[in-house]
RNA sequence: AUGGGUGCGUAAUCCGAGACUCGUAUAAUGCCGGGAAUAUGGCCCGGCAGUCUCUACGAGGCGACCGUAAAUCGCCUUGCUACGAGGUCGGGCAGGAACGUC
Numbered sequence: 001a002u003g004g005g006u007g008c009g010u011a012a013u014c015c016g017a018g019a020c021u022c023g024u025a026u027a028a029u030g031c032c033g034g035g036a037a038u039a040u041g042g043c044c045c046g047g048c049a050g051u052c053u054c055u056a057c058g059a060g061g062c063g064a065c066c067g068u069a070a071a072u073c074g075c076c077u078u079g080c081u082a083c084g085a086g087g088u089c090g091g092g093c094a095g096g097a098a099c100g101u102c
Base pairs, nucleotide, nucleotide: 005102007101008100009099010098014091015090016089018088020086021085022084023083024082025081026056029049030048031047032046033045034044035043041066042065050057058078059077060076061075062074063073064072
């Protein structure tokens, strides 16, 4: 250098799934109707809008305000869902190409 053996190590495209992270959507929001409570209270039911969007539209806390009436307001913490990306794991490629090693 070539041929043979095929033990060991190393793989990307591809497919799948869930946990995780990030992004987008939406502000877990706004409006309306009916009913309920009343300072030890401040809710319940329904409808509409909002998303290139299915679903959801709640929970807990703090504070304000309302002098007993019918009306709440502000702030903080917390999520599900849809889509996309990352990433991890698994499958397959693989009875493995190629390379290294023996």